About this RNA:
Transfer RNA from Diversispora epigaea, 71 nucleotides, folded computationally. It matches the Rfam family "tRNA". The same sequence occurs in records of 3 taxa. The source organism's lineage runs through Eukaryota, Fungi, Glomeromycota, Diversisporaceae and Diversispora. The RNAcentral record of the sequence draws on Rfam. The coordinates come from a structure-prediction model, not an experiment, and the mean pLDDT is 83.

[in-house]
């Protein structure tokens, strides 16, 4: 230099193209003599920029981080 693969919450990991789901963790309540666990509630995400499409996390391109092969 080529090729190919990957990128959702703080972490792990779902989502037939049809309006983004858990678990952990974090906050606020409650339980308790306290602690912990257990209850309830909240907050909190598609890398980014274009096109298709009625609709895009999901198709296409193209950039950006990263991995692997190769030479």
């Nucleotide at each position: 230099g080529a090729u190919u693969c990957u990128u959702u919450a703080a972490c792990u990991u779902a989502a037939u193209g049809g309006u983004a789901a858990a678990g952990u963790g974090c906050a606020u309540u409650u339980u308790u003599g306290a602690u912990a666990a257990g209850a309830a509630u909240g907050a909190a995400a598609u890398u980014u920029a274009a096109g298709u499409u009625c609709a895009a996390a999901u198709c296409u391109u193209a950039a950006a981080a990263g991995a692997a092969u190769u030479a």